[in-house]
RNA sequence: GCCACCACCGGCGAUGGAGCUCGCCGCGACCGCGCCGCUCGGCGCUGAUGGCUUCUGCCCGUGA
Numbered sequence: 001g002c003c004a005c006c007a008c009c010g011g012c013g014a015u016g017g018a019g020c021u022c023g024c025c026g027c028g029a030c031c032g033c034g035c036c037g038c039u040c041g042g043c044g045c046u047g048a049u050g051g052c053u054u055c056u057g058c059c060c061g062u063g064a
Base pairs, nucleotide, nucleotide: 009026010025011024012023013022016055017054018053019052020051021050032045033044034043035042036041037040
């Protein structure tokens, strides 16, 4: 100096906050799905979570 592994820390996981947890990344992790034209446009669909709980926002229904 380089590589691998472990720990700590930080970041990321299709729209916000918090706790817990999982995975990935350490200049990269990440940037959803379907159809048509075709490589870049058009149309359509689900969801504020990676997952769980919760808050806020949004949508639908009911009651006061």